[in-house]
Context: one part of a larger RNA
RNA sequence: CUGGGCGUAAAGGGCGCGUAGGCGGCAUGGCAAGUCACUUGUGAAAUCUCCGGGCUUAACUCGGAACGGCCAAGUGAUACUGCUGAGCUAGAGUGCAGAAGGGGCAAUCGGAAUUCUUGGUGUAGCGGUGAAAUGCGUAGAUAUCAAGAGGAACACCUGAGGUGAAGACGGGUUGCUGGGCUGACACUGACGCUGAGGCGCGAAAGCUAGGGUAGCAAACGGGAUUAGAUACCCCGGUAGUCCUAGCCCUAAACGAUGAAUACUUGGUGUCUGGAGGUUUAAUACUCCGGGUGCCGUCGCUAACGUUUUUAGUAUUCCGCCUGGGGAGUACGUACGCAAGUAUGAAACUC
Numbered sequence: 001c002u003g004g005g006c007g008u009a010a011a012g013g014g015c016g017c018g019u020a021g022g023c024g025g026c027a028u029g030g031c032a033a034g035u036c037a038c039u040u041g042u043g044a045a046a047u048c049u050c051c052g053g054g055c056u057u058a059a060c061u062c063g064g065a066a067c068g069g070c071c072a073a074g075u076g077a078u079a080c081u082g083c084u085g086a087g088c089u090a091g092a093g094u095g096c097a098g099a100a101g102g103g104g105c106a107a108u109c110g111g112a113a114u115u116c117u118u119g120g121u122g123u124a125g126c127g128g129u130g131a132a133a134u135g136c137g138u139a140g141a142u143a144u145c146a147a148g149a150g151g152a153a154c155a156c157c158u159g160a161g162g163u164g165a166a167g168a169c170g171g172g173u174u175g176c177u178g179g180g181c182u183g184a185c186a187c188u189g190a191c192g193c194u195g196a197g198g199c200g201c202g203a204a205a206g207c208u209a210g211g212g213u214a215g216c217a218a219a220c221g222g223g224a225u226u227a228g229a230u231a232c233c234c235c236g237g238u239a240g241u242c243c244u245a246g247c248c249c250u251a252a253a254c255g256a257u258g259a260a261u262a263c264u265u266g267g268u269g270u271c272u273g274g275a276g277g278u279u280u281a282a283u284a285c286u287c288c289g290g291g292u293g294c295c296g297u298c299g300c301u302a303a304c305g306u307u308u309u310u311a312g313u314a315u316u317c318c319g320c321c322u323g324g325g326g327a328g329u330a331c332g333u334a335c336g337c338a339a340g341u342a343u344g345a346a347a348c349u350c
Stems, first nucleotide, its partner, number of pairs: 004321003007304002012318001014201004021194003025088002028085004033081002035077007049065006091191001092188004096183003103177007110154001115149007125136002162169002206247006215241002220236004258317006266295011299306002323350003332343004
C1' cells in the first nucleotide's frame, strides 16, 4: 500500500442545483503520454543473499554471481487508458400529440360551526366534574328565533389514494407557473453520472417591524385533588397561533436505508397512460409502460428481517464511522438582533 463497515450494534449529509475533481456508450483512422518488451547507461565499495575457495572448524576473510528497485536515453508493440480527426444511435436531450395530479404563487368567492353585538320570546337557574367549587345569571343568563360583525379552519368526498427533491401540499373559481408519465415519428449526436467547496430551499418553536386576533392556548391568576401538587381535572387568560416584509436553519428533517446505472424466479391489490380484443354501453380478458402497497423464492443478514420500490449480484462518485463517559462540552473561528447554530478537542475516568 491493499484489506472492514454505515435499516435496528458507532456510522447516509434534512433536501436540491451545480463548480473543481473523479468516472464514463458503439465503431474507426492517427499519435504513442500512461502501459508492455528489448538494448545501453546508471544503480560506489563494504554489508545482505547464492555458489566456490582460505585459516583444523566457526566467527572471520577472498573470488564470482546476484542486488529489491529507481532513473535517464534509445529502439519497438498498440489490446486497454489517454490525446486528436472524422462518424454512429441503444445513454441524455429537443420538437409533436395526449391523459392524470391537495406541485407552487397570486387574486377573488362560498357555506357549516365557535365567539361577540343588537332586537324578539321566556324565567331561574346555567355551566362544569369522579364529586365539587371558582365562574356566568333577576342590571334577565342558559335555552330559542331573527339580523349583523369578525377571525381562523375547510366536515362529507378521503382511499395502505394522489403530487412534490425534501420540508410539505386538501372548500370553489380564475390568472401566472414548475415537474414527471404515455404514444408514434422527426431532430441533436455522448451533450452523461456523481459532486469537495459554493449557492438555494428547508416543519414547529423562536426573533424584529407593522397589522390582525373568532377559537385555542405556554406564562400567569383562581377553584379542586393531595401529606404536599410549582402537575394531571375545572373556571379564566397574555404572548403565540393568522397576514405582510425580514431573520433563525434546527427535528425520531425516518424508509432511522445517499445518488446513478445494469442484471436477477413469482403471486396479488391499487393509481395513471397506451395497444389489442369484447360488449348496445358499462366492462371482463391479454399485452406494453410509469408510480404506490401487501405476500413471498433464490440470494443476503448476527438475528430480526429484506427480497425487481433489494438490505441480492456488480460498477462509479459523494458523505460518514472506529469503546462508554467527559461532550456535541471547552477553546478558537464563522454566522446570528438574540435565542443559539456550524465546526469541534483534551485532561481525567471505567
Molecule: small-subunit ribosomal RNA, central domain
Organism: Acidobacteria bacterium OLB17